A computed fold for a 108-nucleotide RNA from a marine sediment metagenome, annotated as Glycine riboswitch aptamer. RNAcentral holds the sequence, with entries from MGnify.
RNA sequence: GGUCGCAAGAGAGACCCCAUUAUCAUCCUCUCGAAAGAGUAGGGGCGCCGAAGGGGCAAGGUACACCUGACGGUGUGCUGAAACUCUCAGGCAAAGGGAUUGCGACUG
Numbered sequence: 001g002g003u004c005g006c007a008a009g010a011g012a013g014a015c016c017c018c019a020u021u022a023u024c025a026u027c028c029u030c031u032c033g034a035a036a037g038a039g040u041a042g043g044g045g046c047g048c049c050g051a052a053g054g055g056g057c058a059a060g061g062u063a064c065a066c067c068u069g070a071c072g073g074u075g076u077g078c079u080g081a082a083a084c085u086c087u088c089a090g091g092c093a094a095a096g097g098g099a100u101u102g103c104g105a106c107u108g
Stems, first nucleotide, its partner, number of pairs: 001107008013046001015045004030039003047092003053088001054086003060079008
């Protein structure tokens, strides 16, 4: 460092709209309901969060070019960390998930 087990583990709307044939009649047609209505697959909208994953960069390093007698300097490219930053992904009751931390076992 890795895997497994146990324990701990934050933030932010249980937001709004449409809604499964939809001019009418019969038949058919997601779920619950006598109905009103509610929920839901799916779609749309606004707001928000950062701790799965992913992207960005500081010093520094490095390559090339130019300047300099030299030391060195300047420019451009590449490289370059995070709990910073972005919010693509993910998330915004509970559950689940969750970076990371502690303990134990095994192991490179």